[in-house]
Context: one part of a larger RNA
RNA sequence: UACUGGCGCCGGGUACACUGGCCCGUCUUGAAACACGGACCAAGGAGUCCAGCUUAUGUGCAAGUAGAGGGGCUAAAACCCAGAUGCGUAACGAAAGUGAUCUCUGUGGCAGCAGAGGCCGCGUUAGCGAGCUCAGCAGAUAAGCUGGGACCCGAAAGAUGGUGAACUAUGCUUGGGAAAGGCGAAGCCGGGGGAAACUCUGGUGGAGGCUUGUAGAGGUACUGACGUGCAAAUCGUUCUUCUGACCUGAGUAUAGGGGCGAAAGACUUAUCGAACCAUCUAGUAGCUGGUUCCCUCCGAAAUUUCCCUCAGGAUAGCUGGAGCGUGGCAGUUUUACCGGGUAAAGCGAAUGAUUAGAGGUUCGGGGGUUGAAACGACCUUCACCUAUUCUCAAACUUUAAAUUGGUAAGAUGAUUAAGUUACUUCAGUGAACUUGAUCUUGAAUGCAAGCUCCAAGUGGGCCAUUUUUGGUAAGCAGGACUGGCAACGAGGGGUCAACCUAAGGUGAGGUUGAGGCGACAAAUUGACUGCUCAUAGAUGGAAAGGUGUUGGUUCAUUUAGACAGUAGGACGGUGGCCAUGGAAGUCGGAAUCCGCUAAGGAGUGUGUAACAACUCACCUACCGAAUGGACUAGCCCUGAAAAUGGAUGUCGCUAAGCAGUUAGCCGAUACCUCACCGUCUGAUUUGACGUGAUCAGACGUGUAGGAGGGCGUGAGGUUAGCGCUGAAGUACAAGUGUGAACUUGUAUGGAGCUGCUCUUAGUGCAGAUCUUGGU
Repeated sequence: UACUGGCGCCGGGUACACUGGCCCGUCUUGAAACACGGACCAAGGAGUCCAGCUUAUGUGCAAGUAGAGGGGCUAAAACCCAGAUGCGUAACGAAAGUGAUCUCUGUGGCAGCAGAGGCCGCGUUAGCGAGCUCAGCAGAUAAGCUGGGACCCGAAAGAUGGUGAACUAUGCUUGGGAAAGGCGAAGCCGGGGGAAACUCUGGUGGAGGCUUGUAGAGGUACUGACGUGCAAAUCGUUCUUCUGACCUGAGUAUAGGGGCGAAAGACUUAUCGAACCAUCUAGUAGCUGGUUCCCUCCGAAAUUUCCCUCAGGAUAGCUGGAGCGUGGCAGUUUUACCGGGUAAAGCGAAUGAUUAGAGGUUCGGGGGUUGAAACGACCUUCACCUAUUCUCAAACUUUAAAUUGGUAAGAUGAUUAAGUUACUUCAGUGAACUUGAUCUUGAAUGCAAGCUCCAAGUGGGCCAUUUUUGGUAAGCAGGACUGGCAACGAGGGGUCAACCUAAGGUGAGGUUGAGGCGACAAAUUGACUGCUCAUAGAUGGAAAGGUGUUGGUUCAUUUAGACAGUAGGACGGUGGCCAUGGAAGUCGGAAUCCGCUAAGGAGUGUGUAACAACUCACCUACCGAAUGGACUAGCCCUGAAAAUGGAUGUCGCUAAGCAGUUAGCCGAUACCUCACCGUCUGAUUUGACGUGAUCAGACGUGUAGGAGGGCGUGAGGUUAGCGCUGAAGUACAAGUGUGAACUUGUAUGGAGCUGCUCUUAGUGCAGAUCUUGGU
């Protein structure tokens, strides 16, 4: 040096494992939805063109500009002429008309600008100055609006003119057709009866919207068969009718707001509460559905007012873009001065409501006693008065917050000097203005103010804290402030639009937040202090209960010995009085003393017919230190019932439950650091001023929507190229780019293709129950 192998790192691809991860599109406050469209593939498939208007940009000419028309020509154009005409150069007024020197008055109108600024000249670069300007027309491009089929597809309807009665409805004309029985009308005949009228009986006869029933016609039930059928109405059995309003052929008549109808809105060619065909017609739709490439920057509204307005528009607001352009501005605080009548409070203050007694008064009302009666006396009650007392008010209030609203915190200022005036004053007094001088920017904090033009989307909202109205209440309905969701991902809350944390360029490292640390599952079966035993708790529940347990408050008892336990006593007057058949402590009523005692009730219960007997209160002995009651609040228990089996997230846990203290750890796209990408802003730089280079700082979410920059397709122009040494296309790979996409390789293929730049458009598909074809 070459080749080769192993290992490590980086990048790409593929496969597997783990973790996360619900299906796209759509309307919607809200979709993974048990809301709708969607089997798959290819090709087609939706904001276009014209006119008018508006705004912006750029171009040409400019007090003009464009050029109908004409000429010329290679007959399209270029080119030339141009006194049509449009717009502009003048306004005002209804008009006649008048018409831009200034001031005043009147009238009408326009308009934020006002003479700001620019140009020019001078200049000491502080500034100053007499003047000038204040423009349009035409073409192009972009955006928007309006009218046109007007982004695409889609009605129910409306109108005009025709075609149909081969189905079927009805009429008319002319033809055809229909076993076998049953019942037995009129008429006629025989016989009998009768004076007669007439009648009885036996036959014959063969009537009938009669009857059984075949053909025929129909179509009741099985709710049978069939139900991608034999059939877009059939088959089987059953059933109705069958000489009549019967069945049927042919011909003919009636036609669409018309016919026909034994009437069902039936029928009128598988169409009928108004047939079919063509046209107006690409009818209209405030309604449904769909609407096709990428990246970057900004980024909503669901509210105001009006509308035959409530599924929609216009209008303002919110938003984007374009431009001009500067020293002021603020969702903040402070200071000062104003505004207010909510919360609270008050009712021995007004208004209104309202409880209770007390004291009082008379003319008052009611009732009563006494009295013959009295506006006599007395009692009582209501009303009233006085001082109190209880409870209240969205439409009560003396008082009266917090939050909140307005103004100010200086240069357009302050002080001062002179001047002008037809105003003002008794007045050179004042007021306003003009010209000078002096003061040197007068709270804090933060920050690029302000203005003009054009235009999209939106105009269904919803949730939370607080506040508030209706409602028994509601995941109910309606408001207010703020913040969110919508339009938004990330970590946590098991799950979960809105809750908690926290918002996000790409990659890496570190630290935290909310929330957690028994396992699932990253991190202490950490430490300490209590409580709790319940098929408890960590998942909503009341009043009311608990001698469950743990604390607390308070009142009693207690070494002058309580409470509890054991033992003893528990007497006498007296069988108290009344009542009773009886009642002696104890059915009942009233009363409830005295004596002796350490103490013993005219009696707490059991008991008796009544007594008796037992017991209790009360006292004593033994014992020796705490005891009894009421209330209260922690955990626990009861109160506590629902339909598939079942959920502290699961397992499970005696803590891994409840209540606290404390330490460590885990944990996001949050915070910090670094690198890179992009956007915006600023600065620096050069022999090539650019869309360059270098540097610094801040920022980076996003639906509807806006803007900018790009990718790709068809056709054409210019230019540069490629191709039988293999173009397009197709298949598979590799690489590049944030991306749309592009480049390359190999194979196939067999003749065309491409770059830069410019022009142009029938220019980009996943959806439309999309269209056609295929699977």
Large-subunit ribosomal RNA, domain II from Condylostoma sp., 775 nucleotides, folded computationally.
The organism belongs to Condylostoma, within Eukaryota.
Its Rfam family is "Eukaryotic large subunit ribosomal RNA". Rfam links the family to the GO terms ribosome and structural constituent of ribosome.